[in-house]
RNA sequence: AACAGGCAAACCCGUCGCGAGGCGGGGUCGCAAAGCCAGGGGCCUCCCCGAUGGAGGCAGCCCAGCCGCCGAA
Numbered sequence: 001a002a003c004a005g006g007c008a009a010a011c012c013c014g015u016c017g018c019g020a021g022g023c024g025g026g027g028u029c030g031c032a033a034a035g036c037c038a039g040g041g042g043c044c045u046c047c048c049c050g051a052u053g054g055a056g057g058c059a060g061c062c063c064a065g066c067c068g069c070c071g072a073a
Stems, first nucleotide, its partner, number of pairs: 006031002011026006029060001035066002039063003042058006
C1' cells in the first nucleotide's frame, strides 16, 4: 500500500444541567490515535461583581503524559 475492524461533526428525537455542555438513539462532516488523560496554554459557561476571585465545561484547538488495531511486497 491493501484488507479487517473502529470512532462519529452538523442536524433531529429523548433525557440530565441555570448554563457552557453531558448521556442514549438516529445520522455521517470528517478522523490513523476523532483511544485515555483537564498537568500547561487556549476557548466557553455560571456565580460574585472588586477580579489578579470562586465553581464548572470543551480531549473533534495546541502541547505534555499514558496506552494501542490491521499491516503485503